[in-house]
This is a predicted structure of a 359-nucleotide part of an RNA (large-subunit ribosomal RNA, domain IV) from a soil metagenome. The prediction has a mean pLDDT of 83.
Context: one part of a larger RNA
RNA sequence: CUCUUGUUAAGGAACUCUGCAAAUUACCCCCGUAACUUCGGGAGAAGGGGGACCAUCUUUCGUGAUUAUUUUUCAAUUAGAGCGAAAGGCGGUCGAAGAGAAAUGGCCCAGGCGACUGUUUAUCAAAAACACAGCACUAUGCUAAGUCGUCUAAGACGAUGUAUAUGGUGUGAAGCCUGCCCAAUGCUGGAAGGUCAAAAGGAGAUGUCAGCCACUUCGGUGGCAAAGCAUUGAAUAGAAGCCCCAGUGAAUGGCGGCCGUAACUAUAACGGUCCUAAGGUAGCGAAAUUCCUUGUCGGGUAAGUUCCGACCUGCACGAAUGGCCUAACGAUCUGGGCACUGUCUCAACAAGAGACUCG
Numbered sequence: 001c002u003c004u005u006g007u008u009a010a011g012g013a014a015c016u017c018u019g020c021a022a023a024u025u026a027c028c029c030c031c032g033u034a035a036c037u038u039c040g041g042g043a044g045a046a047g048g049g050g051g052a053c054c055a056u057c058u059u060u061c062g063u064g065a066u067u068a069u070u071u072u073u074c075a076a077u078u079a080g081a082g083c084g085a086a087a088g089g090c091g092g093u094c095g096a097a098g099a100g101a102a103a104u105g106g107c108c109c110a111g112g113c114g115a116c117u118g119u120u121u122a123u124c125a126a127a128a129a130c131a132c133a134g135c136a137c138u139a140u141g142c143u144a145a146g147u148c149g150u151c152u153a154a155g156a157c158g159a160u161g162u163a164u165a166u167g168g169u170g171u172g173a174a175g176c177c178u179g180c181c182c183a184a185u186g187c188u189g190g191a192a193g194g195u196c197a198a199a200a201g202g203a204g205a206u207g208u209c210a211g212c213c214a215c216u217u218c219g220g221u222g223g224c225a226a227a228g229c230a231u232u233g234a235a236u237a238g239a240a241g242c243c244c245c246a247g248u249g250a251a252u253g254g255c256g257g258c259c260g261u262a263a264c265u266a267u268a269a270c271g272g273u274c275c276u277a278a279g280g281u282a283g284c285g286a287a288a289u290u291c292c293u294u295g296u297c298g299g300g301u302a303a304g305u306u307c308c309g310a311c312c313u314g315c316a317c318g319a320a321u322g323g324c325c326u327a328a329c330g331a332u333c334u335g336g337g338c339a340c341u342g343u344c345u346c347a348a349c350a351a352g353a354g355a356c357u358c359g
Base pairs, nucleotide, nucleotide: 001354002353003352004351005350006349007348008347010345011344014343019340027050028049030048031047036041038173052093053092054091056089057088058087059086060085061084062083063082066079068077069076070075094098106338107337108336109335110334111333112332113330114329118130119129134171135170136169137168138167139166140165146157147156148155175324176323177322179255180254181253184252185251186248187247188246189245190244193243194242195241200236204232205231206230207229208228211224212223213222214221215220256274257273258272259271260270283317284314295311296310297309298308299307
């Protein structure tokens, strides 16, 4: 010097990103216990009290000598000394200190998030993430939908279940609620018309060629060309789908701009106009969302970019990608207070183990 511990005058968070760490609390019983609340809780809320021995008294319990009454007997009932146990009252006595050591919750207030118990990144994240009960939509009539298997079998799960069931999706207790838009995308239903594949169909075209015509140096050359064969091929006809027509938001999603106007000023209940499928309703709002921003006002502090309560100018909240509110709960996040302390002012001492020297 380092590590692990212990103690500390006065102060008591001045330390620090942060009371991180440490300290405080801790037991027993009686008294006492607020807001709020889903009436269960909150709650061990908070806060107070406490020993042992001696003497005496009271209450309760156990045991029960003995006593009285009834009865033919067995027995039943009543009273009850003494002894023992527990709890309590009053008085006395001792110490600095009485849960005298040890094990053994610190507490309170306000807000955010998630209702809760639970689950998770084995080895940097335990959370506000996941799950959850509840809610809703959707698929599925039973050889069910769906899943495993198999390049499309058998078989199995679903289920020895049957729509109060099972699968999928979203939301996430309860409470109060969940607005407008079907133009786009998707899904469901529809079928008049348009478009549209293969197979079907085969008008026609082309190649080849018997043959015919013309020319000929008689070897051929040029033109036309039936049947067959081959190549190609129009009309016609043709399902689903798409176009089309409806419905559908707890489907994917979306939910405006400009100008003017009231008898101070300011503001605009009101009016005009453009665009749209429709222009954001209730509630909340500088928010886990607010850029400007340490917004403005109020509270708390001597002093507060955080915090709490408001305002609304919402850059860019908003209703099951749920909105708001909420008792209880949380090794959750944020702010404040009491108690407590070597976190600090500011260090000191002690114990043990290292480091260091020798072996």